[in-house]
RNA sequence: GGAGGUAUAGUUCAGUGGUAGAGUGCAUGCUUAGCAUGCAUGAAGUCCUAGGUUUGAUUCCUAGUACCUCUA
Numbered sequence: 001g002g003a004g005g006u007a008u009a010g011u012u013c014a015g016u017g018g019u020a021g022a023g024u025g026c027a028u029g030c031u032u033a034g035c036a037u038g039c040a041u042g043a044a045g046u047c048c049u050a051g052g053u054u055u056g057a058u059u060c061c062u063a064g065u066a067c068c069u070c071u072a
Base pairs, nucleotide, nucleotide: 001071002070003069004068005067006066007065010024011023012022013021018055026042027041028040029039030038048064049063050062051061052060
């Protein structure tokens, strides 16, 4: 230099053109003499950025940014 892939909650990851979820973590309550475990509830997201298509985009298209892989 060329090709491909990934970007979603603090973290690890799902997800589908119609207002986004799980595990784990965090907070609160119950349980305990107390801790841990367990149970319940809750908070936490501009779905990387900017355009385009569409009635509607996290999803499709284009460009950019960051990271990873392959290749010369």
This is a predicted structure of a 72-nucleotide RNA (transfer RNA) from Vicugna pacos. Taxonomically the source falls in Vicugna (Eukaryota, Vertebrata, Euteleostomi, Eutheria). The prediction has a mean pLDDT of 82. The RNAcentral record of the sequence draws on Rfam. Rfam family: tRNA. Its family is annotated with triplet codon-amino acid adaptor activity in the Gene Ontology. Rfam's curators write: Transfer RNA (tRNA) molecules are approximately 80 nucleotides in length.